[in-house]
This is a predicted structure of a 107-nucleotide RNA (c-di-GMP-I riboswitch aptamer) from Aliikangiella marina.
Taxonomically the source falls in Aliikangiella (Bacteria, Pseudomonadati, Pseudomonadota, Pleioneaceae).
RNA sequence: UCUAGAUAAGGGCAACCUUUUACGAAAGUUAAAGGGCGCAAAACUACCGGCCUAACCACCAGUAAUGUUAUUCAGACACAUUGGUACAAGGCAGCGGGGUUACCAUG
Repeated sequence: UCUAGAUAAGGGCAACCUUUUACGAAAGUUAAAGGGCGCAAAACUACCGGCCUAACCACCAGUAAUGUUAUUCAGACACAUUGGUACAAGGCAGCGGGGUUACCAUG
């Protein structure tokens, strides 16, 4: 330096649950305590695929007030709000691949 992770030691991480904390529209993330599925890269990285969410924007539909226009009325438009569709620039590295780094041990 490369290397099948079989074995051993010291250790490490932590899905999920409970209690509390913070951020976020959500997905999700974060800190502490207790337990703990599992993991030899379950360390880092959204580059490729995939998955989650859909705030903003767009479109469609509904609703009520107001305004503008029209005005006899109906109507149209704007704004507001509710629901739906689509969307990532928001996320997931414990979904797969790629990239980067690393402990111990075997050869």

About this RNA
The prediction has a mean pLDDT of 82.